[in-house]
RNA sequence: CUGCAGGGUGCUUAGGGUUCCGCUGAUAUCAUCAGGUCAGGUCCGAGAAGCGCCACCUUUCCGGCAAAUUCCGGAAAGGCACACGGCGGGCCAAAAUCCCGGGAGGU
Numbered sequence: 001c002u003g004c005a006g007g008g009u010g011c012u013u014a015g016g017g018u019u020c021c022g023c024u025g026a027u028a029u030c031a032u033c034a035g036g037u038c039a040g041g042u043c044c045g046a047g048a049a050g051c052g053c054c055a056c057c058u059u060u061c062c063g064g065c066a067a068a069u070u071c072c073g074g075a076a077a078g079g080c081a082c083a084c085g086g087c088g089g090g091c092c093a094a095a096a097u098c099c100c101g102g103g104a105g106g107u
Base pairs, nucleotide, nucleotide: 007054008053009052010051011050012049015044016043020041021040022038023035024034025033026032056079057078058077059076060075061074062073063072064071082102084105088100089099090098
């Protein structure tokens, strides 16, 4: 310098806004309007957050087939590290640590 990787997903949390509910006000039963600088419920929600499941890797054991360090299937133990990060744009009602993005950039 270049290449291949650093996986997927469920639940939840930090966080997020305001479609619906609720709350507050107009205001007065219904209905309507306004308000997220309204605590909340529904909702969205993390690569660099948590817990789990799957996948993958290493080792050991068991079974299969003519045969197995090699292929297929199963089980067990272990591994699965590290990670600073804009501006701007996009989705949905809207916003966001969501997506662009382990991006640009930096070390």
Molecule: Guanidine-I riboswitch aptamer
Organism: Pelagimonas phthalicica